[in-house]
RNA sequence: GGCCUCGUAGCUCAGCAGGAUAGAGCGGCGGUUUCCUAAACCGUAGGCCGUGGGUUCGACUCCCGCCGAGGCCA
Numbered sequence: 001g002g003c004c005u006c007g008u009a010g011c012u013c014a015g016c017a018g019g020a021u022a023g024a025g026c027g028g029c030g031g032u033u034u035c036c037u038a039a040a041c042c043g044u045a046g047g048c049c050g051u052g053g054g055u056u057c058g059a060c061u062c063c064c065g066c067c068g069a070g071g072c073c074a
């Protein structure tokens, strides 16, 4: 330098033939239970989906640039 994959809640990930309220587990917070703790159960907060554009009536989901991570080739 070229090519490929990835970038979604604190963490690990799902969601991707565009349709509309963005989800799960763990973790956090509150409660029930217990003498206390843990476990269990109930409830709750938290992300405008790396970033900037474009296409579209409509994009996390398509296209382009940039940034970051990993890999292959030179």
Base pairs, nucleotide, nucleotide: 001073002072003071004070005069006068007067010026011025012024013023019057028044029043030042031041032040050066051065052064053063054062

Source information:
Predicted 3D model of a 74-nucleotide RNA (transfer RNA) from a Myxococcales bacterium. NCBI's taxonomy places the organism under Bacteria, Pseudomonadati, Myxococcota, Myxococcia, Myxococcales.